[in-house]
c-di-GMP-I riboswitch aptamer from Photobacterium sp., 105 nucleotides, folded computationally.
Its mean pLDDT, the model's own confidence on a scale to 100, is 85.
The organism belongs to Photobacterium, within Bacteria.
Of the family's consensus pairs, 95% are formed in the model.

RNA sequence: UCACGAACAAGGCAAACCAUCCGAAAGGAUGGGACGCAAAGCUUCCGGCCUAAAAGUGGUUAGUUUAUCAAUAACUAAGUUGCUUAUGGUAGCGGGGUUGCCGAU
Numbered sequence: 001u002c003a004c005g006a007a008c009a010a011g012g013c014a015a016a017c018c019a020u021c022c023g024a025a026a027g028g029a030u031g032g033g034a035c036g037c038a039a040a041g042c043u044u045c046c047g048g049c050c051u052a053a054a055a056g057u058g059g060u061u062a063g064u065u066u067a068u069c070a071a072u073a074a075c076u077a078a079g080u081u082g083c084u085u086a087u088g089g090u091a092g093c094g095g096g097g098u099u100g101c102c103g104a105u
Stems, first nucleotide, its partner, number of pairs: 003105001004103002012037002017032006035092001041098003045095003048090003055084007062076004
């Protein structure tokens, strides 16, 4: 120095939950709090997963037009709902990159 993770030393981080704030949401920040973590330090390059504001598309309610009426068809704007999709996120889901404490082997 590299691999590795037994012990030892110094320590470090902080899940769930709670409060406040940001966000459309997923989620994030700060404080409290500890489930755990040898990188649970940093980093979205790769994969997975989460969300769907915006966009696209379909259903449905209402209205308009054609028509004697109805059905059917088309159109309109609004409400509502389904699906698709990150440009959003997750580093405590993995992989990669990078920095770091101790030292059995």